[in-house]
Molecule: transfer RNA
Organism: Candidatus Aenigmatarchaeota archaeon
């Protein structure tokens, strides 16, 4: 330098191939309920414009271009 892969809430994935309208699920926090206190349980809550920027379309996490970051692999 070439190819190829991943980036979404504090974490760790899901959703992408095949655009569809509120972006899912776990642990995590947060607030009640239970308890002598905690833990575990039960019920309810907050939090991601999806790695930046640009196009394509009525719509874009998705598709294209580009750049930023891991990572594999070839030389």
């Nucleotide at each position: 330098g070439g190819g190829c892969u991943c980036g979404u809430a504090g974490c760790a994935u899901a959703g992408u191939c095949u655009g569809g309208a509120u972006a899912a699920u776990g642990c995590g926090c947060c607030u009640g309920g239970c308890u002598u206190c905690g833990g575990a349980c039960c019920a309810g809550g907050a939090g991601a414009u999806c790695g930046g920027g640009g196009g394509u379309u009525c719509g874009a996490a998705u598709c294209c271009c580009u750049c930023c970051g891991g990572g594999c692999u070839c030389a």